[in-house]
RNA sequence: CCAGAUUUUCAGGGCAAGGUGAGCCUCACGGUGUGAGGCAAUUCCUGACCGGCGGUUACAGCCCGCGAACCUUUGUCCGAGCACUCUCGGCAGAGGCUGAAUCGGUGAAAUCCCGAUGCCGACGGUAUAGUCCGGAGGGGAGAAAAUCGCA
Numbered sequence: 001c002c003a004g005a006u007u008u009u010c011a012g013g014g015c016a017a018g019g020u021g022a023g024c025c026u027c028a029c030g031g032u033g034u035g036a037g038g039c040a041a042u043u044c045c046u047g048a049c050c051g052g053c054g055g056u057u058a059c060a061g062c063c064c065g066c067g068a069a070c071c072u073u074u075g076u077c078c079g080a081g082c083a084c085u086c087u088c089g090g091c092a093g094a095g096g097c098u099g100a101a102u103c104g105g106u107g108a109a110a111u112c113c114c115g116a117u118g119c120c121g122a123c124g125g126u127a128u129a130g131u132c133c134g135g136a137g138g139g140g141a142g143a144a145a146a147u148c149g150c151a
Stems, first nucleotide, its partner, number of pairs: 002149001004148007015047001017046003023039007048131002050121002052066004061119002070096006077090005101117005123134003
């Protein structure tokens, strides 16, 4: 210096704003209700705010790919159900699905920088959610360190 192995640690941000009022509650009244008052959306409207990981001649939410969720499938694997066959769950592998950008400028080089304008954001819950609650004290792309160590 370095193929490889093992272990450990780490690995996501964001409304305390204004408006409306579905609905709920209380009170009064001579009523298939009506009126007054209160509570009420981080979901609606206005505005605000946020951006995982690797790569890419140059710094990327919207260029390429990866991860999470969801769906399918496989198994000399594990558990439960009288159980090799069936069912359910787990684990591991494979596949599917998986959002969004343009213009101008600088430059050797930028859909990455600067300026302008725009766009996107799983599933369940709840008044319709990128920002609240939940699966999740989970999983994880990957990052770092230590030890061993071929040549």